[in-house]
RNA sequence: GCGGGCGUAGUUCAGCGGUAGAAUGUCUCCUUCCCAAGGAGAAGGUCACCGGUUCAAAUCCGGCCGCCCGCUCAA
Numbered sequence: 001g002c003g004g005g006c007g008u009a010g011u012u013c014a015g016c017g018g019u020a021g022a023a024u025g026u027c028u029c030c031u032u033c034c035c036a037a038g039g040a041g042a043a044g045g046u047c048a049c050c051g052g053u054u055c056a057a058a059u060c061c062g063g064c065c066g067c068c069c070g071c072u073c074a075a
Stems, first nucleotide, its partner, number of pairs: 001071007010024004018055001026042005049063004
């Protein structure tokens, strides 16, 4: 330099044009003498970033940054 994959909640991930979700963690409450386990609820997001297409973009297109994998070249 070329090609491919990934980037979404604190963490691990799903979602592939039409309300952003799950598990886990955190907080509150219930249950218990206490803890653990269990139950109910809540908070938490610029969908890496910048543009474009569209009535509508996490999703499609372009650019860019980071991480991972593979390939190749020259001095």